Predicted 3D model of a 472-nucleotide part of an RNA (small-subunit ribosomal RNA, 3' major domain) from an uncultured bacterium. The RNAcentral record of the full RNA draws on ENA and SILVA.
[in-house]
Context: one part of a larger RNA
RNA sequence: UGACGGGGGCCCGCACAAGCAGCGGAGCGUGUUGCUUAAUUCGAUGCAACGCGAAGAACCUUACCUGGGUUUGACAUGUACGGAAAAGCUCUGGAGACAGGGUGUCCUUCGGGGCCGUACACAGGUGGUGCAUGGCUGUCGUCAGCUCGUGUCGUGAGAUGUUGGGUUAAGUCCCGCAACGAGUGCAACCCUUAUCCUGUGUUGCCAGCAUUAAGUUGGGGACUCGCAGGAGACUGCCGGGGUCAACUCGGAGGAAGGUGGGGAUGAGGUCAAGUCAUCAUGCCCCUUAUGCCCAGGGCCGCAAACACGCUACAAUGGCCGGUACAGAGGGCUGCGAUCCCGCGAGGGUGAGCGAAUCCCACAAAGCCGGUCUCAGUUCGGAUUGGAGUCUGCAACUCGACUCCAUGAAGCCGGAGUUGCUAGUAAUCCCGGAUCAGCACGCCGGGGUGAAUACGUUCCCGGGCCUUGUACA
Numbered sequence: 001u002g003a004c005g006g007g008g009g010c011c012c013g014c015a016c017a018a019g020c021a022g023c024g025g026a027g028c029g030u031g032u033u034g035c036u037u038a039a040u041u042c043g044a045u046g047c048a049a050c051g052c053g054a055a056g057a058a059c060c061u062u063a064c065c066u067g068g069g070u071u072u073g074a075c076a077u078g079u080a081c082g083g084a085a086a087a088g089c090u091c092u093g094g095a096g097a098c099a100g101g102g103u104g105u106c107c108u109u110c111g112g113g114g115c116c117g118u119a120c121a122c123a124g125g126u127g128g129u130g131c132a133u134g135g136c137u138g139u140c141g142u143c144a145g146c147u148c149g150u151g152u153c154g155u156g157a158g159a160u161g162u163u164g165g166g167u168u169a170a171g172u173c174c175c176g177c178a179a180c181g182a183g184u185g186c187a188a189c190c191c192u193u194a195u196c197c198u199g200u201g202u203u204g205c206c207a208g209c210a211u212u213a214a215g216u217u218g219g220g221g222a223c224u225c226g227c228a229g230g231a232g233a234c235u236g237c238c239g240g241g242g243u244c245a246a247c248u249c250g251g252a253g254g255a256a257g258g259u260g261g262g263g264a265u266g267a268g269g270u271c272a273a274g275u276c277a278u279c280a281u282g283c284c285c286c287u288u289a290u291g292c293c294c295a296g297g298g299c300c301g302c303a304a305a306c307a308c309g310c311u312a313c314a315a316u317g318g319c320c321g322g323u324a325c326a327g328a329g330g331g332c333u334g335c336g337a338u339c340c341c342g343c344g345a346g347g348g349u350g351a352g353c354g355a356a357u358c359c360c361a362c363a364a365a366g367c368c369g370g371u372c373u374c375a376g377u378u379c380g381g382a383u384u385g386g387a388g389u390c391u392g393c394a395a396c397u398c399g400a401c402u403c404c405a406u407g408a409a410g411c412c413g414g415a416g417u418u419g420c421u422a423g424u425a426a427u428c429c430c431g432g433a434u435c436a437g438c439a440c441g442c443c444g445g446g447g448u449g450a451a452u453a454c455g456u457u458c459c460c461g462g463g464c465c466u467u468g469u470a471c472a
Base pairs, nucleotide, nucleotide: 001472002471003469004468005467007466008465009464010463011462012461013460015456016455019420020419021418022417023416026311027310028309029308030307031306032305033304034302035301042053043052064297065296066295067294068293069292070291073122077121078120079119080118081117082116083115088103089102090101091100092099093098106113107112124286125285127284128283129282133280134279135275136274137273138271140269145184146183147182148181149180150179151160152159153158164175165174166173190263191262192261193260195231196230197229198228199227200226201225205220206219209218210217234257237251238250239249240248241247313413317372318371319370320369321368322367323366329360330359331358334353335352339348340347341346379410384405385404386403387402388401389400390399426448427447428446429445430444431443432442
């Protein structure tokens, strides 16, 4: 100087408390351990691994296993020699890779280029080491810290500044002070959302005037909305407190008030944290194989354990009929209206739309009416049998969905444990990426919309000062 303390003081955070909804029990989904296996590829492992890399494992992917093949190689550059094209199409053998046969024949500035074969340099490796590394990332933590120049103090390590009194979300600001300044963080500048104004009206909108089945059309720019530009919030104003300070409490006005809400933004460092399998890369290793190609299998195995979810256990509910209201997105190898067929998944047809125009696309919870009456039930839907649909070369291992039948566990969950302070939790649907197909995951969007916070004693994490230390 740090680190640590079941030392002290001050102060924060859904940290506790106060509340609401869960998890832990059940079934199923996904991930992991373990076991099994020819293989169940590899990595991630307290917080900070476990719906994680994977924003899509039937083949491919794929790195694993078995078997079949191959050796200048699937790919790059160069040299020498030789050769005719190669690809494609087709026939035979084969599981295919591949092998054999037929067909087929390039450009040229005539140097050659492109292609194939042989030989040699070399290629290749998702082989090892993340404890050799770069880059990227997680975490403490969006915590308020981390430093420097000069000066001063100390033999020195170092201290001071950065401590102190107030204050703040903040090393934020004020005051004081052997310090005076500065950098990086904080804040602001950026995006979005909330109000208004101006401009502009098509594909958007429709108050008034016509018109229609319909903003459909004429028309209109008021309104909504889109786009662009601007205004607005600054403790600016008033009052109390306060050191005539910083600031704080209350109030006015205002769409919004003291950082208005949300996002992006992550200082110096810590964990030999993670990643050699994104990529790059030192060293080591393989070189007729640890490279490459192919078929099939595996990554999906199942006594068990854990993690994260979904669906429930019902009446604030289930089922049936009627009826209302979003936002944000996506669409040409695409989205697909309409009509017809099918109980349905879906099929046929194919209008319109590269989209404020057309389509995906009926939002659902809600509201109105009916029914069920507390029951393992008209709750719950696992499991299984049968019949189908779609994608795809192909759904046996191993896809999703539909219909009929079946109808399991489950009556609110021990110890323990998680999230959340407001348009939040809870609840309800919708869209997107990936993608041929496949979503209970992820990323976004809106609808409905709470309860509680006395307080800081305690648990956890953190900041500042101080104290002890046999630790560095």

Rfam family: Bacterial small subunit ribosomal RNA. Gene Ontology terms of the family: ribosome and structural constituent of ribosome.